[in-house]
Context: one part of a larger RNA
């Protein structure tokens, strides 16, 4: 390499989105590159195979035979596939009606709540713990009540609810703007899938500049605990945590399960949308898109998975090949840096 494999044993790329390759829906007629089939030339000999023979056998040898699965020529076949030309409407898209949604960006409000400030009232505690202290407080806390300030986070609603490729998104309003679902069947007529590289988007914690700090809290003091406690408990506190703009590209970026198509028993919840019965917005029959739960078959090493597949086929990409050594070295690319992607051997068991 072949051959097996990737839920959990190595192993699905973090997610799109696309140039190239790859693979691709009925039906008609043509071409004949692939494909078949015939004929001709050439594939030297030796050598394998095979049936004889010849040395006292064997090894060796000598005769024939087949066979050299190739490549060219050139003659048909047209089913697939190809390529041309034409049509089709089911794959895909468009239009048109409709209704959901924490989908995204901006901007503007609000309430509780926290912390400080002022002022009143009040007094000797308060906080905090397993239990203390540390800390705060007669310079008047702590508790209350009334004003004002800041910032950051949105309680009920809230739901194995919803949106979104994925990271993710949860106060209201508004502008603008993406995308999925139902129905119609007007409208193109294969446009479609997948995707090496490429390009963007990518929690968090990290970095720049510049703002902004309410609470929260790495580092850091300090008090407990302990033989010791660089910690786990407290009492304080800067980076950070927000915001703008720039960079970093990584997570258990998980469904640990790549996409997209088709097919394969059933029950039962729940959202979204249509139809059809009904007095009727439920109920009930039915569709179709999503999200659970149980479950036959089949499948699996077992767990389980089971129309949202890990079942059955057929397609494109990723990646796996024994444990350490190592995601290290060494190159190269990227990066302010901090690391990041790529990625060995030797040794070792």
């Nucleotide at each position: 390499c072949u051959g097996g494999g990737u839920g959990u044993a190595a192993a699905g790329g973090g997610c799109g989105u696309g140039c190239a390759g790859c693979c691709g829906g009925g039906c008609a007629u043509g071409c004949a590159a692939g494909u078949c089939a015939g004929a001709u030339g050439u594939g030297a000999a030796a050598u394998c195979u095979c049936a004889g023979g010849g040395c006292u056998u064997a090894a060796c040898c000598c005769u024939g035979a087949a066979a050299c699965u190739g490549c060219a020529u050139u003659u048909g076949a047209a089913a697939c596939u190809g390529u041309a030309u034409g049509u089709c409407u089911u794959g895909a898209g468009u239009g048109c009606c409709g209704g959901a949604g924490a989908g995204g960006u901006a901007a503007u409000c609000g309430g509780a709540a926290u912390u400080c400030c002022u002022u009143g009232u009040g007094u000797a505690g308060c906080g905090g713990u397993g239990a203390a202290a540390u800390g705060c407080g007669u310079a008047g806390a702590u508790a209350u009540a009334a004003g004002g300030a800041a910032g950051a986070a949105c309680a009920c609603c809230a739901g194995u609810g919803g949106c979104g490729a994925a990271g993710g998104c949860g106060g209201a309003u508004u502008a603008c703007u993406g995308g999925a679902c139902g129905g119609u069947a007007a409208c193109u007529g294969a446009c479609g899938g997948u995707g090496a590289g490429g390009c963007g988007c990518g929690a968090a914690a990290g970095c720049g500049u510049g703002g902004g700090g309410a609470g929260c809290a790495a580092a850091c003091a300090g008090g407990a605990u302990u033989a010791g406690a660089u910690a786990c408990c407290c009492u304080g506190g800067u980076a950070g945590u927000c915001c703008a703009c720039g960079c970093u590209g990584u997570a258990a970026a998980c469904g640990a399960u790549g996409g997209a198509u088709a097919c394969u028993a059933g029950g039962u919840g729940u959202g979204g949308g249509g139809g059809g019965a009904c007095u009727g917005a439920c109920c009930c029959c039915u569709u179709c898109c999503g999200u659970g739960c149980c479950g036959c078959a089949g499948u699996u090493a077992a767990c389980a998975c089971a129309a949202u597949a890990a079942g059955u086929a057929a397609u494109c990409c990723a990646c796996c090949u024994g444990g350490g050594g190592a995601g290290u070295a060494c190159g190269a690319c990227c990066g302010c840096a901090a690391g990041g992607u790529u990625g060995a051997a030797a040794c070792u068991c």

Small-subunit ribosomal RNA, central domain from an uncultured bacterium, 349 nucleotides, folded computationally. It matches the Rfam family "Bacterial small subunit ribosomal RNA". Gene Ontology terms of the family: ribosome and structural constituent of ribosome. Model confidence (mean pLDDT): 87 of 100.